The RNA shown here (transfer RNA) has 72 nucleotides and comes from a bovine gut metagenome. The coordinates come from a structure-prediction model, not an experiment, and the mean pLDDT is 80. Its Rfam family is "tRNA". Gene Ontology term of the family: triplet codon-amino acid adaptor activity.
RNA sequence: GAAGUUUAGCUCAGUUGGUUAGAGCACUUGCCUUACAAGCAAGGGGUCAUAGGUUCGAGUCCUAUAACUUCC
Repeated sequence: GAAGUUUAGCUCAGUUGGUUAGAGCACUUGCCUUACAAGCAAGGGGUCAUAGGUUCGAGUCCUAUAACUUCC
C1' cells in the first nucleotide's frame, strides 16, 4: 500500500434497502428422575464494532475511524 471480516455468552445466517433482527449451542425456570445426564415445554439476553451521511425507510448503500486476518 491492497483485500477481507466485525450481528446474542460462543459459532454463524440475514436474498435486490421494506414493515417484528433470527438459528444452533450455551444460560434460567418448570416437567420427568432417588439424583445427574438425556428428553419435553416455556423464558431471558442485541446501541447489528464506533461516529457521521444518503433515504419516506439502513444490519444491508456511502464516508471516516478502530480491532482482527491475509497478501505485497